[in-house]
RNA sequence: GUGCCCUUGGCCGAGCGGCAAAGGCAUCGGUUUUCCAAACCGGCUAGGUGGGUUCGAUUCCCACAGGGCACU
Numbered sequence: 001g002u003g004c005c006c007u008u009g010g011c012c013g014a015g016c017g018g019c020a021a022a023g024g025c026a027u028c029g030g031u032u033u034u035c036c037a038a039a040c041c042g043g044c045u046a047g048g049u050g051g052g053u054u055c056g057a058u059u060c061c062c063a064c065a066g067g068g069c070a071c072u
Base pairs, nucleotide, nucleotide: 001071002070003069004068005067006066007065010025011024012023018055027043028042029041030040031039048064049063050062051061052060
């Protein structure tokens, strides 16, 4: 330099254009318990950045940024 893939909460990780964004871990509050743990209930925190397409974008397209793989 070229090609391909990835980027979603504190961490991991789903997603067929209709999102009020799944789930797990962590964390906080509560119930229970003599206390702790466990269990159960509830809360908190999200689509890399900028544009485009569309009635509507996490999803499709382009550029850029970061990461990975292969080739040169």
Transfer RNA from a soil metagenome, 72 nucleotides, folded computationally. The coordinates come from a structure-prediction model, not an experiment, and the mean pLDDT is 82. Its Rfam family is "tRNA". Rfam's curators write: Transfer RNA (tRNA) molecules are approximately 80 nucleotides in length. Rfam classes the family as a transfer RNA. The RNAcentral record of the sequence draws on MGnify.